[in-house]
Context: one part of a larger RNA
């Protein structure tokens, strides 16, 4: 891992609701008895009225009572009466209490067993090849006054010292890592007379030991052993919860919460009662509003510029005094032009309330049973917070996802279309398509684009190109190009070393002309020289600038190969505007069925005659769906009574198989196969349904 089998809302007991039955102004027994009895404490039947609910309330109470409390009192106020139904069993479902749907902790405490492993400890054996090194002291000998001290020789000390001796260690590294081994192997490597290795027999323990100290070690378990016991702890968590089929059908909010992944109430969802007003859209009409926008000489604030004055301060002039001037500063006012989520002189759309019509057909409310939801995501709109950041946050409000297949957007919950009861080799349509891939137009008519733009992107650049619309110029010759002038007073003055059109300051006049600066630009130390405005000739038809708009070009780098979904498209298969087709979905139409829920005429059965239950037709209208509420059924073991002694060795139950019947769940039938029990109708109790819980036990 596959297969088989096991595997999870159960029982007690009290209560709430709903439903069935029995009495009912009452219901009803409980322990016990007593009698049947297949003996048993089962069952069955009578007995027991203790006691329990109800039929009266009100008040702390005393107490009074269809009232009563509250007051000296109640015309009053609260509860109540005046409207009567309850009660015991059963069945469903929920709640409390117990393990309480089920599997799961790490823990906590109690009581024992454990030092055959290992640490310490104790008693009492046992081991340590061979070399090395040469301490004290010890003799001779030198040496001193004596000593010291020197040398030779003896001597054998040490937690010396090599050491593959035994024996202990394990620091490195390969290796090994479902191993040969739940700590090894192989090379290296320490220790090796000692704080030393080791045999045996004793001791010391669970908040206890021991410990040359690592939270180490205490029998492969240690921040508190094993082993039992409280125990099925406890678990606001994580998993998993077993058959079909039919109605409906949500929430991820509010408020509290030692709350925030939990919990309660409300809210939203079912189901059953119940009232006949409601809800809920559309128009009309009628309000209140202070948002959008708007304004500000209308306030409160902010805030540019100019004005000619108010008023205060500064400065300057002024001997005082009195006054004057101001390119400063604030302050009123006037003109202009602006600005506010906490500014409003105003002010919408929309929401909101309320009325009347209309549509709708109970969707609205009310009283009970049961839920589940309290992590939301995305998009559109309008605010905050951030960076007019985030597939970010947090409100409002509107859709889809959740819990929605279906068609488009390659692919792609949330975006576009559009809600899927079944069927079909009919048909129209939506978004979106319509040249291959790929169903449908190489479809009409106009036009732009040249960049593969299309098939990412700013600020900002550019005689891209199309269309408009301004200004001047121009056959009196325009622009542009060639020819040729481009002078003269003068080098204007001033300045400087020079300053002569061209360093800089100032003036910018006049003369000759067809024209020609007191000079555009390069250039000289300063002239010089090129050059240019300006002129004329040649040429001969347009030209020179600005302004909107459409398409397109730069501006543009990113990690594995590119790439518009690809191929590939250029009067288009691109954009743009106009037009007719076609295609294209579980949509919507035709058939034809199934099912709900209503209405309608009709039939059965029961009837208290008001009706209550059902059948099987016609119309209409539903039938997507998570959690969750209802409802109908199928199957499994078993008991009951009946088929009953009328399934069954002429062959049960279980296997395998098979082209049968139902909406399903499931059910016949027919072969084989098995060898001994079974089915079935009707009712009954439940150990009653498994692909999943790293489930559990086999088997392979």
């Nucleotide at each position: 891992g596959c297969c088989c089998g096991g595997g999870a809302g159960u029982u007690a007991u009290u209560g709430g609701u709903g439903g069935a039955u029995g009495c009912g102004a009452g219901g009803u027994u409980a322990a016990g008895g007593c009698g049947g009895u297949u003996c048993g404490u089962c069952c069955c039947g009578c007995c027991g009225g203790a006691g329990c609910c109800g039929a009266a309330g009100g008040g702390a109470a005393a107490c009074c009572g269809a009232g009563u409390g509250c007051c000296a009192a109640a015309u009053g106020c609260g509860c109540g009466a005046u409207u009567u139904a309850g009660u015991a069993u059963c069945c469903a479902u929920c709640a409390a209490u117990a393990g309480a749907c089920c599997c799961g902790a790490a823990u906590g405490c109690c009581a024992g067993u454990g030092a055959u492993c290992u640490a310490c400890u104790u008693a009492u054996g046992g081991g340590c090849a061979g070399g090395a090194u040469g301490a004290a002291c010890u003799g001779c000998g030198g040496g001193u006054g004596a000593c010291a001290c020197c040398g030779c020789a003896g001597g054998g000390a040490g937690g010396u010292c090599c050491g593959g001796u035994a024996g202990g260690g394990c620091a490195u590294a390969a290796c090994g890592u479902u191993g040969a081994a739940a700590a090894g192997u192989u090379a290296u490597c320490c220790c090796g007379u000692g704080a030393u290795c080791u045999g045996u027999g004793a001791g010391u323990a669970g908040g206890a030991g021991u410990a040359a100290a690592a939270g180490g070690c205490u029998a492969a378990u240690c921040a508190a052993a094993c082993u039992g016991g409280c125990g099925a702890a406890u678990a606001g968590c994580u998993g998993g919860u077993a058959c079909u089929c039919c109605c409906c059908g949500a929430a991820a909010u509010a408020g509290c919460u030692u709350u925030a992944g939990g919990g309660c109430u409300a809210g939203c969802c079912u189901c059953g009662g119940g009232u006949a007003a409601u809800a809920g859209c559309g128009u009309g009409u009628g309000g209140g509003g202070g948002u959008a926008g708007a304004g500000c000489u209308a306030c409160u604030g902010a805030a540019u510029g100019g004005g000619u004055u108010u008023u205060g301060g500064g400065g300057c002039c002024c001997a005082c005094c009195a006054g004057g001037c101001u390119a400063c500063c604030a302050u009123a006012c006037c003109c202009a032009a602006c600005c506010a989520a906490a500014c409003u002189c105003c002010g919408a759309a929309u929401a909101c309330c309320a009325u009347a019509c209309g549509c709708c057909g109970u969707a609205u409310c009310c009283c009970g049973g049961g839920a589940g939801u309290c992590a939301g995501a995305g998009a559109g709109g309008u605010g905050g917070g951030g960076c007019u950041a985030a597939g970010c946050u947090u409100g409002c409000u509107u859709c889809u996802c959740g819990a929605g297949a279906g068609g488009g957007a390659a692919a792609c919950a949330g975006c576009c279309c559009a809600g899927a009861c079944c069927a079909a080799c009919g048909g129209c349509u939506a978004a979106g398509g319509u040249c291959c891939c790929c169903a449908a137009g190489u479809c009409c008519g106009g036009a732009c684009u040249a960049a593969g733009u299309g098939u990412a992107a700013a600020a900002g650049g550019a005689a891209g190109u199309g269309c408009g619309g301004g200004u001047g110029c121009a056959u009196a010759g325009a622009c542009a190009g060639c020819u040729a002038g481009g002078a003269u007073g003068u080098u204007g003055g001033c300045u400087u070393a020079g300053a002569a059109g061209c360093a800089g300051c100032c003036a910018c006049c006049a003369u000759u002309u067809a024209a020609a600066a007191a000079g555009u630009g390069c250039g000289u130390a300063a002239u010089a020289g090129c050059u240019u405005a300006c002129u004329a000739g040649u040429c001969g038809a347009g030209c020179a600038c600005c302004c909107a708009c459409g398409c397109g070009c730069c501006g543009a780098a990113a990690a594995u190969g590119a790439u518009c979904g690809g191929g590939c498209c250029u009067c288009a298969a691109g954009u743009c505007c106009g037009g007719c087709g076609c295609c294209g979905a579980c949509g919507c139409c035709u058939u034809g069925g199934a099912u709900g829920g209503c209405a309608c005429a009709g039939u059965g059965u029961c009837u208290u005659c008001g009706g209550a239950c059902g059948c099987a037709g016609u119309g209409c209208c539903g039938u997507g769906g998570u959690a969750g509420g209802g409802g109908a059924g199928c199957a499994u073991u078993c008991c009951a009574u009946g088929u009953c002694g009328a399934g069954g060795a002429u062959g049960a139950a279980g296997g395998a198989g098979g082209a049968c019947c139902g909406a399903a769940a499931g059910g016949a039938c027919c072969u084989c196969u098995g060898g001994a029990c079974a089915g079935c109708a009707u009712g009954g109790a439940a150990g009653a349904g498994a692909u999943u819980a790293u489930c559990c036990g086999g088997g392979c």
Background:
RNAcentral holds the full RNA, with entries from SILVA. Large-subunit ribosomal RNA, domain II from a groundwater metagenome, 700 nucleotides, folded computationally. Its mean pLDDT, the model's own confidence on a scale to 100, is 85.